RNA sequence: AAAUUUAUGGAGAGUUUGAUCCUGGCUCAGGACGAACGCUGGCGGCGUGCUUAACACAUGCAAGUCGAACGAGGCUCUUAUUUCGGUAAGAGCUUAGUGGCAAACGGGUGAGUAACGCGUAGGCAACCUGCCUCCAAGAUGGGGACAACACUCCGAAAGGGGUGCUAAUACCGAAUGUUGUAAUGCUGCUGCAUGGCAGUAUUACCAAAGGUGGCUUUUAGCUAUCGCUUGGAGAUGGGCCUGCGUCUGAUUAGCUGGUUGGUGACGGUAACGGCGCACCAAGGCGACGAUCAGUAGCCGGUCUGAGAGGAUGAACGGCCACAUUGGGACUGAGACACGGCCCAGACUCCUACGGGAGGCAGCAGUGGGGAAUCUUCCGCAAUGGGCGAAAGCCUGACGGAGCAACGCCGCGUGAACGAGGAAGGUCUUCGGAUCGUAAAGUUCUGUUGCAGGGGACGAACGGCACUAUAGCCAAUAAGUAUAGUGAAUGACGGUACCCUGUUAGAAAGCCACGGCUAACUACGUGCCAGCAGCCGCGGUAAUACGUAGGCGGCAAGCGUUGUCCGGAAUCAUUGGGCGUAAAGGGAGCGCAGGCGGAACAUUAAGCGGAUCUUAAAAGUGCGGGGCUCAACCCCGUGAUGGGGUCCGAACUGAGGUUCUUGAGUGCAGGAGAGGAAAGCGGAAUUCCCAGUGUAGCGGUGAAAUGCGUAGAUAUUGGGAAGAACACCAGUGGCGAAGGCGGCUUUCUGGACUGUAACUGACGCUGAGGCUCGAAAGCCAGGGUAGCGAACGGGAUUAGAUACCCCGGUAGUCCUGGCCGUAAACGAUGGAUACUAGGUGUAGGGGGUAUCGACCCCUCCUGUGCCGGAGCAAACGCAAUAAGUAUCCCGCCUGGGGAGUACGACCGCAAGGUUGAAACUCAAAGGAAUUGACGGGGGCCCGCACAAGCGGUGGAGUAUGUGGUUUAAUUCGACGCAACGCGAAGAACCUUACCAGGGCUUGACAUUGAUUGACGUAUCCAGAGAUGGAUAUUUUCUCUUCGGAGGACAAGAAAACAGGUGGUGCAUGGCUGUCGUCAGCUCGUGUCGUGAGAUGUUGGGUUAAGUCCCGCAACGAGCGCAACCCCUAUCAUUUGUUGCCAGCACGUAAAGGUGGGAACUCAAGUGAGACUGCCGCGGACAACGCGGAGGAAGGCGGGGAUGACGUCAAGUCAUCAUGCCCCUUACGUCCUGGGCUACACACGUACUACAAUGGGACACACAGAGGGAAGCGAAGGAGUGAUCUGGAGCGGACCCCAAAAAAUGUCUCCCAGUUCGGAUUGCAGGCUGCAACCCGCCUGCAUGAAGUCGGAAUCGCUAGUAAUCGCAGGUCAGCAUACUGCGGUGAAUACGUUCCCGGGCCUUGUACACACCGCCCGUCACACCACGAAAGUCAUUCACACCCGAAGCCGGCUAAGGGCCGCAAGGCACCGACCGUCUAAGGUGGGGGCGAUGAUUGGGGUGAAGUCGUAACAAGGUAGCCGUAUCGGAAGGUGCGGCUGGAUCACCUCCUUU
Repeated sequence: AAAUUUAUGGAGAGUUUGAUCCUGGCUCAGGACGAACGCUGGCGGCGUGCUUAACACAUGCAAGUCGAACGAGGCUCUUAUUUCGGUAAGAGCUUAGUGGCAAACGGGUGAGUAACGCGUAGGCAACCUGCCUCCAAGAUGGGGACAACACUCCGAAAGGGGUGCUAAUACCGAAUGUUGUAAUGCUGCUGCAUGGCAGUAUUACCAAAGGUGGCUUUUAGCUAUCGCUUGGAGAUGGGCCUGCGUCUGAUUAGCUGGUUGGUGACGGUAACGGCGCACCAAGGCGACGAUCAGUAGCCGGUCUGAGAGGAUGAACGGCCACAUUGGGACUGAGACACGGCCCAGACUCCUACGGGAGGCAGCAGUGGGGAAUCUUCCGCAAUGGGCGAAAGCCUGACGGAGCAACGCCGCGUGAACGAGGAAGGUCUUCGGAUCGUAAAGUUCUGUUGCAGGGGACGAACGGCACUAUAGCCAAUAAGUAUAGUGAAUGACGGUACCCUGUUAGAAAGCCACGGCUAACUACGUGCCAGCAGCCGCGGUAAUACGUAGGCGGCAAGCGUUGUCCGGAAUCAUUGGGCGUAAAGGGAGCGCAGGCGGAACAUUAAGCGGAUCUUAAAAGUGCGGGGCUCAACCCCGUGAUGGGGUCCGAACUGAGGUUCUUGAGUGCAGGAGAGGAAAGCGGAAUUCCCAGUGUAGCGGUGAAAUGCGUAGAUAUUGGGAAGAACACCAGUGGCGAAGGCGGCUUUCUGGACUGUAACUGACGCUGAGGCUCGAAAGCCAGGGUAGCGAACGGGAUUAGAUACCCCGGUAGUCCUGGCCGUAAACGAUGGAUACUAGGUGUAGGGGGUAUCGACCCCUCCUGUGCCGGAGCAAACGCAAUAAGUAUCCCGCCUGGGGAGUACGACCGCAAGGUUGAAACUCAAAGGAAUUGACGGGGGCCCGCACAAGCGGUGGAGUAUGUGGUUUAAUUCGACGCAACGCGAAGAACCUUACCAGGGCUUGACAUUGAUUGACGUAUCCAGAGAUGGAUAUUUUCUCUUCGGAGGACAAGAAAACAGGUGGUGCAUGGCUGUCGUCAGCUCGUGUCGUGAGAUGUUGGGUUAAGUCCCGCAACGAGCGCAACCCCUAUCAUUUGUUGCCAGCACGUAAAGGUGGGAACUCAAGUGAGACUGCCGCGGACAACGCGGAGGAAGGCGGGGAUGACGUCAAGUCAUCAUGCCCCUUACGUCCUGGGCUACACACGUACUACAAUGGGACACACAGAGGGAAGCGAAGGAGUGAUCUGGAGCGGACCCCAAAAAAUGUCUCCCAGUUCGGAUUGCAGGCUGCAACCCGCCUGCAUGAAGUCGGAAUCGCUAGUAAUCGCAGGUCAGCAUACUGCGGUGAAUACGUUCCCGGGCCUUGUACACACCGCCCGUCACACCACGAAAGUCAUUCACACCCGAAGCCGGCUAAGGGCCGCAAGGCACCGACCGUCUAAGGUGGGGGCGAUGAUUGGGGUGAAGUCGUAACAAGGUAGCCGUAUCGGAAGGUGCGGCUGGAUCACCUCCUUU
């Protein structure tokens, strides 16, 4: 808030993506259970307990009772009698049999059944009903049997036969006939129909039983009561009929012969009825789902849900069905009968083999099956049932107990205080934290348990006894009714409950802890073991595995599994969708069906109201009550649905009367590639003939095949044939769609405009159905110019079954007939109505104006674009809706499998239509976003290309790398961005590698204690490390002289050291690279549901996101630039070791000297350059171009400086560091070796190949550096390396130090040379402990390759390239490397098409690990499910025929049995026999379903297989659809179609100006 007496309540999350929104599936959280399983387990109450094999059952019990119906037997007692054996009578008890009633209830189960079976509401005028209640009438009089029993026979048994006797409430005639039944009449009343009821008359037919008690007049009667008979009524229980409801499948569409109806005083039944029979008719059911198949007991209810619904049918209650399987009847009121009968089948048991017996789906119990479900218990005390007059008997119904945490409910396992925050566990940053007031301890309590004691309710009906009253009666008796009193009766059970005592004592587990989802750490493990509901964890730091500690949840339980509902609006009535996500039928016509315009009155079916009735009880809701509470139980009350009656009349319906606006007709017009047929035309192609003419033509990226000297192509003329109709031509027209294009004629359909004459709702849609339906394809016959699947050839290619080229068959065309599909698309079904505008275009009309035409305004119809509201996930749609509404149809429900299989229908075939499942995945998808990418586009830049110069690639050598080798050739670096790299320099050392020899608290660090030196020198052994010996020495500071402290050393022990061992994919730090590229972001605002966008895009400009302008943006940060350094000019300051113009001295010469401070230079401080000025361009901007001035001009040149980020880029071997590993070794010391190897390959360099050169001589000019364990001058020696020498110098002073190319002169003369210098020999020098492996240098001798370098490839735009030398670091020594320095000093840039890289914008995308992406198909292997298959096997259904039990019914009857009768004979029944029906069985051909099957087909799945590259970008031939054809495969090609194609250009249209 709404209503009502009340019934009151609706939550989401994870997962597709780089991220987003949507669609969509999967999964989870909740509740429930007749449950099961795992771990655990104290008590009580109340419930529940074979869901599977309707499988088989041992044993016991589950239905009997009545002696007051009957005869008889037995036992006991009494009486009488007695021959004492017994007999008779009576009483009590008991029992087999006859008889009565019950046994049809109660109890079990759910196999069957899709049905009037069940539920609900009705009907029977078409019926029955024992016992019970009430009413009416009656019960007279007779008869003959059969069991039991006795005797006897057969049989193993079960059982049976014969003879004889006997009773009854057993059985049978006769009488009576209230009534009843049947027939025929009459009268009255009545019903929805057939009809019914009541009364009355006549005719026919039909009954019976007694028992007990009391009394008495005892052969008998009266009375009471229980029974009996006939009939009526009721009650109860049943039977039958009907409306409505009641699962799935159409891949079940037709089914049906007693079938549908009728007739028959036909049969049958309690009763209607084809229930049965005879005859007649040909009907009946079905798309509103018949028939068939599958599944299933139905309901009250139960579970769930907000509800609507969905699922379910255990327990309790109602109905049905069944009782080992199938059939059948009998008895009876009731059965076709669970504990009855007969027959057949299967099974089990007994047997003397001849025959018999049995039926737990009653209660217990057993076996079996199964994941799984109890005691062979107690009692009739209560409730209920059967029998009985009753006592009572029976009752595995029932009441109870037992077992089981199976469920629900309740209780407990203690409470309060208690910090040294104990011990212990775990973690730890080592401080502590946590378990934790938890424990201990102190003080309490006593539920439950245990022990003892007391101790129930459930039990009062009935019967009996007594008393009183009433009625009955002849009666005071008996019996009946009512009231009262009394005694007796308990399975559970000594249980519930109560009291007392007693000890905190005896009583806690299970699951989870990555997210969903509450709860975190450690260790172990190392894609292993394992977890997992989904997403997903695990490959050495796992909150996800296992364990532990801690924590969370629930708790005598907790989890798991299974199933159902929910969440799921995920089948959507409530409450969904279909442009692109799954989904509109290819199109139309149209039967059924659904829906339907305006007015009037009627009706009352829908609809609304009132009332009555029903909806069993239980249950649920609400209100109360009882068990201590609760579960549980009891009482009351309400509610949905169905039906009856009455009332109402708005809307819908119905029938009726009208109307014109929907629809249609008529009339008048114009437009059109609408359709069909016939005829005609010109251009072009090809072919044929002829002429001219000559060597090529043709074709392509380039070619070739092909054509051509037998004359092509080209060109001219003539002819033939077929197909298609340029221009007009247009998001123009027409058509339902497919589709339709030269011209003329004929026939013909539709739409539009105008008019308003006619009809009067005739309409819309449309399941099935029918018709049309591009291309391809098929059949038959024609035709064939061009084009052109297949095919042939040529190319291309790794291949090329293709793309390209040369040919070319079907086909394309016509006629007739099929096919029936397309991206058959607007991916948008049809109809109607409504909802802003603007602007084109086609057809027609009206108005205004005009002489007329235009222009302009306006209406209708069609066809486009833009756009508002609205809608939409977004894209977009937007009067031609994807908006707002109504009606009808079609279709969808995750992806794959699959439009497949099987079946059916259609087709000549190809194939089409309809159309699954197993299995598998957690996604598949739509739109949009940001990136990345494109053999997409646009703009721009860069030694990117181009233009140039010089190289590399060839040679020799050096050096690095790979490979190989080796005991070892230590390790790292691998496109650019590894390879003269780490290494700014391996003989030992370095050194990390190898061999051998040693050490083990260690070569090195810290700590405590003890001791005292340490050291130095020499010798011995040894390869050395090391070991041993001798000699020598006796530390520093303080001191209270006791000692303390420090450094150093030793031995022993312990913590520990040490590791160039692993992991750069655990890391820090540092570095490379894109790239000195111009980018990368943020705040606020705005837009968008959102990811995101905007800003940052656009127009200009720049080296630049540099700046300007514009703009829903406005600002800001990191980058750019600038600030810093070097350099180019000047000024100024200071002048030594630098400088020297002027002055002076002086030298062979020399700033050498005095002096100078000008210049150079040094190194400090400043200035200068800013598009500042002018002109032009530009937009009056930024800026660009040109000019002036200036040393320098538009960033002057160079350096340092490297944004956000990328590459798991590099480095654990610089260093640091987590974790792991080694610890007499993976540590450490030493000697020697190796890193230097060498068939090869690659990178980077040096030197060359020469004359722009080599050699010789002479001679000139730098800059920047270095120097003390150093640079080392002069002088001297040596051919030289070098040696000697030692001045000077810690440097503007001295030294290294000579610069070289250059320049001048001479020579060489093009050659393997006077080029080139490798290699090798000899002799030396230097460094160093040591140059063998393995250094550098010198001299003499030797004099290799190489004559300018293939494909390919690198650097460089100015003081650059090229060329020349110098210095430095490293370093004992070793430089062709590296880092610097100066000298000499070019060429070229048209330009941005192309290659490479990059930036911005845009576009496509199936990529996001981002094109080194994604991804398709064959083949091979493994596994899985499915289809086909010669068949085989099982099961089921109906049919035909054969046989035919029991039994009912019918027929027949001579003999048999029975009755009557003297007999003859008669009577009815039974049996036998015959017949109809019929279970089981058999035979046969079919249908359905299932299992299996050699082989075979495709499909799915699988970390690394093979072949290709089809698709996604223009995917490198745009893709896709249908069809045909070809091919290992993806696929290719032809024909037609689509845009769901990029790009460029053009046309048209729109918007703005």
Small-subunit ribosomal RNA from Pectinatus frisingensis, 1553 nucleotides, folded computationally. The coordinates come from a structure-prediction model, not an experiment, and the mean pLDDT is 82. NCBI's taxonomy places the organism under Bacteria, Bacillota, Negativicutes, Selenomonadaceae, Pectinatus.